A computed fold for a 476-nucleotide part of an RNA from a Candidatus Berkelbacteria bacterium, annotated as small-subunit ribosomal RNA, 5' domain.
Lineage of the source: Bacteria > Bacteria candidate phyla > Candidatus Berkelbacteria.
The prediction has a mean pLDDT of 87.
It matches the Rfam family "Bacterial small subunit ribosomal RNA".

Context: one part of a larger RNA
Formats: sequence, structure tokens, C1' cells
RNA sequence: GGAUGAACGCUAGCGGCGUACCUAAAACAUGCAAGUCGCGCGCUUGUAAAAGCGCGGCAAACGGGUGAGUAACGCGUGGGAAUCUGCCCCGAACUGGGAAAUACCCCGCCGAAAGGUGGGUUAAUGUCCCAUAGUCUCCGCCUUUGGCGGAGUAAAGCUCCGGCGGUUCGGGAGGAGCCUGCGUCCUAUCAGCUUGUUGGUAGGGUAAAAGCCUACCAAGGCAAUGACGGGUAGGGGGUGUGAGAGCAUGGCCCCCCACAACGGCACUGAGACACGGGCCGUACACCUACGGGUGGCAGCAGUUAGGAAUAGUACGCAAUGGGCGAAAGCCUGACGUCGUGACGCCGCGUGGAGGAAGAAGGCCUCCGGGUUGUAAACUCCUUUUCUGCAGGAAGAUUAUGACUGUACUGCAGGAAUAAGCAUCGGCUAAUUACGUGCCAGAAGCCUCGGUAAUACGUGGGAUGCGAGCGUUAUCC
Repeated sequence: GGAUGAACGCUAGCGGCGUACCUAAAACAUGCAAGUCGCGCGCUUGUAAAAGCGCGGCAAACGGGUGAGUAACGCGUGGGAAUCUGCCCCGAACUGGGAAAUACCCCGCCGAAAGGUGGGUUAAUGUCCCAUAGUCUCCGCCUUUGGCGGAGUAAAGCUCCGGCGGUUCGGGAGGAGCCUGCGUCCUAUCAGCUUGUUGGUAGGGUAAAAGCCUACCAAGGCAAUGACGGGUAGGGGGUGUGAGAGCAUGGCCCCCCACAACGGCACUGAGACACGGGCCGUACACCUACGGGUGGCAGCAGUUAGGAAUAGUACGCAAUGGGCGAAAGCCUGACGUCGUGACGCCGCGUGGAGGAAGAAGGCCUCCGGGUUGUAAACUCCUUUUCUGCAGGAAGAUUAUGACUGUACUGCAGGAAUAAGCAUCGGCUAAUUACGUGCCAGAAGCCUCGGUAAUACGUGGGAUGCGAGCGUUAUCC
């Protein structure tokens, strides 16, 4: 000098765009943040329109948050083979027959509640059985890229008759899992580490390779090119600085990872070991009729705490995007907006021209004067801003605008509403007077102050920057 998610002091007119718990991954009152489908089905209410409960389907694995853990195939980059893939797209084939349940509901029972339980009735795109099997899986044979034979495995209907679906196989797109070369902080005052450990065989397991798991066998495997241990840390694109090399860093935005009070576990599902699903344990908090229950803001606001420090319990689904739905539409604290903070960057303003050998006042003075200073007054002008009135978009496609009577425009008024902060011994641009008297104080370093202090305090003046200016902290 540059930089910052900054804080503190003094000061402060406006706008645009950004940005805002870096600390306690501390605890959380309250509201909202994931639903949707009646064109799958039953029932209830209702004159109807419609609404509600339950079964069922899809979604809830996305979107949103955080950075605790992790030094690791976690991430980055380049390869690889033993895999899966709902919705979507392309191609081919099929979509026949039957059955038993169950929720809701009704009748009982237990419980303070949360909730549970017995009996009875009923439906489906819920469940099961049979048939069919080109394809698919397994086995056998012929034999090679295929053919033949055997065994096994499917389906669901609704309809306004236009369609929407269902099943199987092959391919695609996008997504995901796995392996691997290389790269990836400090520490040797950590030197040896390892028994599922290293490899093999067999079996199990997975969508899939594999000690992934088990049994048996062998005794291996890693390490000064730093194993093992300890400390620290999410990684990258990037960002800051620098001529570069480098050094530092990873906030906002994007990609990946990990986590969801703490620890463990599986269920459902194409996908989770699942933030607003479940079970168990622990701590904490709440309710209780003391028997037992309920909860999880590192979603958006908000509260308490901690802290130098970080905002509203706002509006709207109008736009973009997402879920469901044939659609109308519903939901969406994603998102779009508004609000708060000079926290940052950028832009604008606080007036312009004229105006004295120069008013008054202040300060200094060698008492002559100098300086503040064209500065003011005064004259003329302008109206960015400001105030008032009027008009008034785009963002929206036929319709639909939260923002919003906003941006912007016109007219009127009147210089009107708007300047500070730090510094002035040297480094370092800018000095005088008074006060103080090693005191009070200053200070980044050298240092300054003990009676004429350009270094402390105040006034005048000056210098620098300017809606900011300084200080502190950190990086280059």
C1' cells in the first nucleotide's frame, strides 16, 4: 500500500447492487416450512353443488440448513469393470380366468391421556391363486457369437370412448454405487505397527468386484520415499495479495462430502439406514389421575444464553423452479419482494457565476501589519436533491402483479433539507499562541513532558481524505 462476513470511537443527506451469529454442532416458547390425486376404491354428511374419514397411488431420498466429525479414494484430476436405475424417450410383445382378506363403519372392553384390544360386515389400480411365456432366469444337449429341449417367472383397471394406464424384454438419456494411478497440513521430544491382520480354498452375502462376513490353511502385510501415534482441518471451483514465483485463505455463489440432541439399528422403497419417518439406549425438557406418555429450529422468522459483534415472530405464490393431478387446481419460509444495519462496492448531492488591495469577529503581531479570505454579506442564476400536486409503466403469454400507485415523467415552491473525521517533531503532506511544568498526559518506532514544549491540553491556522474518517484485529 492492498484486502475483510469485521468490531469500536466520532460523524452522517440520498440511491442502486450486494451482504449480515466468524462465538455455544448451546437450549428453545409460538407460528409457518410437504403434500397431492374423487379420472383407483369403500363409506358418511348433504336436495344438490360439494365436503369429510379411511384404504390405495405418487411424492416425501428433491428443495432448504450446518461444518460437528473426517488427513480419508473424503476431495481434485485421469482411468477402469463386476453393477443398479422410479418418473422421461425409442422399439417389440402381451393385457385371459378366479379367490380370500382388511381399514373405514357397527357392537363391546381397557386407559387420566397417548393409545390399545375382541367380535361382525364390505371395496379396489391393495393381496393371493391358475393359465399363457416370444423375451428373461436356471439346467442339459448340439456346439460356438447361435440353435434345440426341460423347469421356473407377468399383468389392473378407469373412462366423458378421445384417451389415461398395467406387465415383460431390449435400447437411450440423466442419476447412483464400486475399484484404481497421481495430488492433498504440522509433528520423529511419535520408530516400529498389524491377527480379519496379508494371501489362498470353500461357503455365505450384495444390485455389484472384494476379508465384505464365516470356517480352514499358509505366515504374511506396512514402514525413514515417514508406517503407527499425536495435533489441526470439511475438499474443490475460487478469493486476497504479489511483476511473477509464491504466500495466505475457502464467508456469499456453484460442485462434491459429512451431519440432523448424542450413540446404535433396521423397515419401506428405484433410491434412505432417512433434518420436519420408525425402534432401542443416554442426557435434557415438558404433561400426568404416578400407572404412563410427549419432544428434537445445524428449515424461515423469533426467544434465551454466549459474545467486541451479526436483521422482521413482514408480504406473495404475480414470476422462476419443484411435488401431486388428465385438467381446473392445491401445496411450496425454495423462490420473488419489502423491512433493519454506511457492513461493503459504485453513483449523486450538500449549490453555480460575480463580488474588496480585502467588512465585522477570531487568531497572531516586531503594533507597521499579517491571516482567516472571494470566504461571508450583497447581486444574478439553477433545482440534482427535497416538499406538494398530477400522470404512471415494464416485469404477463388470452387471463393472473406480492412488490405498488413502486420505478419513471410533468408542474409548482424555495438555496432551500444535507460535513465531518484524523493529523501537523522525524519517518510523513501540514505550525503558531496560551495553559501545564518528568505533573497531567502522548506514543507505530525513535522518543516527547523537570518554566519560553512546532511531540501533552485548548484556540487560531494548515495538510490529508470525505458521507465518511480514524483505531483495533487478521492476511499478503